RNA sequence: GGCUCGCUAGCAUAAUGGUAGUGCAUCCGACUCCAGAUCGGAAGGUUACAGGUUCGAUUCCUGUGCGGGUCA
Numbered sequence: 001g002g003c004u005c006g007c008u009a010g011c012a013u014a015a016u017g018g019u020a021g022u023g024c025a026u027c028c029g030a031c032u033c034c035a036g037a038u039c040g041g042a043a044g045g046u047u048a049c050a051g052g053u054u055c056g057a058u059u060c061c062u063g064u065g066c067g068g069g070u071c072a
Base pairs, nucleotide, nucleotide: 001071002070003069004068005067006066007065010024011023012022013021018055026042027041028040029039030038048064049063050062051061052060
């Protein structure tokens, strides 16, 4: 340098064009002498960035950035 895959909450990971979910972690409550485990609940997201298509984009298209794989 070419090709290819990925980028979504603190971490991991779903969502094939129509309200962005789940698990762990965090916080609150129940239980407990206290804690852990368990149960219930809450908070937390400019979906990497910039454009385009569309009534509507995490999703489709283009470019950029970062990371992985592969070829030279």